[in-house]
Molecule: Bacterial small signal recognition particle RNA
Organism: Acidobacteriota bacterium
C1' cells in the first nucleotide's frame, strides 16, 4: 500500500425492557332525548285484531374501584440482543506485496 474480516456511525426490521390504553371481575348505571321487551292506560276498528308507547324487567354506553402483567394495540432520545443494508473518514486483526 492492497484485499478480506471486525469495531465505530447511520437506516430498516425482529426480539426484549419501559410507559399508556384495552381485554377480565365487581359496583353504579341514561325517569325521557340508548337498545330490547312492553303490564296498565291511550288511539284505530262493529268485531277479530292492530298501532304508538310510559313504568317495571333485561341489557348497553358512561363513571368508579379491583385483579393481572396472561393476551392485544400504540409509543420510546431505552438495549446493542439478532438479521439485512449503507459507510471505507477513524480503530483493530489476518494474509499478500513493496521499501
Nucleotide at each position: 500500500c492492497u484485499u478480506c474480516g471486525g469495531g465505530c456511525u447511520c437506516u430498516g426490521u425482529g426480539c426484549g425492557a419501559c410507559a399508556a390504553g384495552g381485554u377480565c371481575c365487581c359496583g353504579c348505571g341514561a325517569a325521557c332525548c340508548c337498545c330490547g321487551c312492553c303490564a296498565g292506560g291511550c288511539c284505530c276498528g262493529g268485531a277479530a285484531g292492530g298501532g304508538a308507547g310510559c313504568a317495571a324487567c333485561g341489557g348497553u354506553a358512561c363513571c368508579g374501584g379491583g385483579a393481572u402483567c396472561g393476551c392485544c394495540u400504540u409509543g420510546u432520545g431505552c438495549g446493542c440482543c439478532g438479521c439485512a443494508g449503507a459507510c471505507c473518514a477513524c480503530c483493530c486483526g489476518a494474509a499478500g506485496u513493496u521499501c